Overview
Bacterial RNase P class A from a Bacteroidota bacterium, 382 nucleotides, folded computationally. Its mean pLDDT, the model's own confidence on a scale to 100, is 76. Rfam family: Bacterial RNase P class A. By type it is a ribozyme. The sequence was found by an Rfam model in a public genome assembly.
[in-house]
RNA sequence: UCUGCACACCGGGCUGCCGCUGCGGGAAUAAUCCCGGAGAGGAAAGUCCGGACAGCACAGGGCAUCCUGCUACCUAACGGGUAGGGUCUGCAAGCGCGAGUCUGCAGAUACGGCAAGUGCAACAGAAAGCAUACCGCCUACGUGCCGGGCAACCGGCACCGGUAAGGGUGAAAUCGUAGAGUAAGUGCCUACGGGUAUGUGUGGCGACAUACAUACCGGGUAAACCCCAGGAGCUGAAAGGCCAUGUACACCGGCGCCAAGGGCUGCUCGUCCAAUGCCGGGGGGUAGACCGAUAGAGCCCUCCCGUGAGGGACGGCCUAGAUAAAUGGCAGCCAUGCUCCCAAAGAGCAUACAGAAUCCGGCUUACAGGUGUGUAGAGAGG
Numbered sequence: 001u002c003u004g005c006a007c008a009c010c011g012g013g014c015u016g017c018c019g020c021u022g023c024g025g026g027a028a029u030a031a032u033c034c035c036g037g038a039g040a041g042g043a044a045a046g047u048c049c050g051g052a053c054a055g056c057a058c059a060g061g062g063c064a065u066c067c068u069g070c071u072a073c074c075u076a077a078c079g080g081g082u083a084g085g086g087u088c089u090g091c092a093a094g095c096g097c098g099a100g101u102c103u104g105c106a107g108a109u110a111c112g113g114c115a116a117g118u119g120c121a122a123c124a125g126a127a128a129g130c131a132u133a134c135c136g137c138c139u140a141c142g143u144g145c146c147g148g149g150c151a152a153c154c155g156g157c158a159c160c161g162g163u164a165a166g167g168g169u170g171a172a173a174u175c176g177u178a179g180a181g182u183a184a185g186u187g188c189c190u191a192c193g194g195g196u197a198u199g200u201g202u203g204g205c206g207a208c209a210u211a212c213a214u215a216c217c218g219g220g221u222a223a224a225c226c227c228c229a230g231g232a233g234c235u236g237a238a239a240g241g242c243c244a245u246g247u248a249c250a251c252c253g254g255c256g257c258c259a260a261g262g263g264c265u266g267c268u269c270g271u272c273c274a275a276u277g278c279c280g281g282g283g284g285g286u287a288g289a290c291c292g293a294u295a296g297a298g299c300c301c302u303c304c305c306g307u308g309a310g311g312g313a314c315g316g317c318c319u320a321g322a323u324a325a326a327u328g329g330c331a332g333c334c335a336u337g338c339u340c341c342c343a344a345a346g347a348g349c350a351u352a353c354a355g356a357a358u359c360c361g362g363c364u365u366a367c368a369g370g371u372g373u374g375u376a377g378a379g380a381g382g
Stems, first nucleotide, its partner, number of pairs: 001378010012334007020039002023036005041353001045364002048362005053236004060269004065232005070084005085111001086109007094101002112227002117225002119221002134167002136163003142159007175193005194217010240291002243288001249282001251281005261273004298317003302313004335351006
């Protein structure tokens, strides 16, 4: 310098003319006119989480269902964030015969578990978990046969047997390396490693780390059932509240006042409607205005505390509020990118994803181009 990957930020600007919406002020008092300020995002998207707010009169218990799952901290809260820990993967260097181990950097992590109770793992394979002999290796001990030999004995074949080190199958096959031993072999034995469990000491708020001792090595999977711990009421601004207008109910059915029905999540207990009515159905009338509705877990500068997420203090700012839905159009210049050009000048083309609807904090997805940080590789120079 170029390329790849990950993450973060920007993602058009200025001027003029005309137009739209709402707010504030003024005039007219009828429509309307004038002045001033403001007017769509980093995701407004998806509706996946968590809340604020509102209603269900107000609550509670049990079961079911669902969610979360290492530790500490941040936050209104979260399945979010920050910092650590464990495990795994990759690269580099060192130590070791080796199995392995230590250090640094980067990345991933759906990371509770009874030494996993019950299940599941097609096919292949001898065998898929108190499982196993296909190819192999051995023939010591025992039996039979053949050959050599005077004999002792030697060699070969077969049977009876031994074996799980080597090979094969598979995603995965009774921990691994080195050695000694053996007929050949296996923790059979020795030394050194790895893993699991328990105990003790030291360090840490903690997850854990580390040292020593003892015992064991029959695997994987809980994003399968299950167990443990913590948590979760429902609905959703077309939620709801209030005012005006207007009409037609001696309509039907069910139950009832010693309780059936209805509400409270799915069931249930309980409780309420409710101390005289309650629930369901049919029919008739109205469809207008206002609130909710944007001053906030708000934003900006500076300082302080904290590794950090974040917290605190002083000061400043007010930045859409529509209701079929406004936030725009034209022109010029600039900015960025691409193409033409040896280059420059110049010319042409293009400028992404995308539009608020109660609001806020996260997560996920989309994005032309530009800038920055980290990391990996390649090339060049010193």